[in-house]
RNA sequence: CUCAUCGAGAGGGACUGAGGGAACGGCCCGUCGAAGUCCCGGCAACCACCACGAACCUCCCGCCGGAUGCGUGCGGUCGUGGGAACGGUGCCAAUUCCGUCCCAUGGCGAGAGCCGCCACGGGGAAGAUGAG
Numbered sequence: 001c002u003c004a005u006c007g008a009g010a011g012g013g014a015c016u017g018a019g020g021g022a023a024c025g026g027c028c029c030g031u032c033g034a035a036g037u038c039c040c041g042g043c044a045a046c047c048a049c050c051a052c053g054a055a056c057c058u059c060c061c062g063c064c065g066g067a068u069g070c071g072u073g074c075g076g077u078c079g080u081g082g083g084a085a086c087g088g089u090g091c092c093a094a095u096u097c098c099g100u101c102c103c104a105u106g107g108c109g110a111g112a113g114c115c116g117c118c119a120c121g122g123g124g125a126a127g128a129u130g131a132g
Stems, first nucleotide, its partner, number of pairs: 001132006011040005019029003023100004041092003045089003049083002051080004060076004064071002096126001101123003105119005
């Protein structure tokens, strides 16, 4: 930089001791112990693996068989709230805790428009994780 995903899931102990939830605002968590380090445990998102199903097998790549120009072949592809968790990452408060920019709808304000606030929906941005 590109692509995919982000409404699910999973915590105890030891050391230590005040902060943490990316930024800002809100709202939370925290001396009934934050962050960090270590130990053990767990989860199952991605890669890899297994199973099942679908597609493809005209073209391309690999394999198998036959044999040069062939094949009811196998794989490369897709799906599953499937399995497993030994491996590579990751993760284990709250939707990525919510909002921050844009659009739509509704409500409130004397309130039709502008504007402000609130609610709900969609799309971005940013961030995180993985794969390349």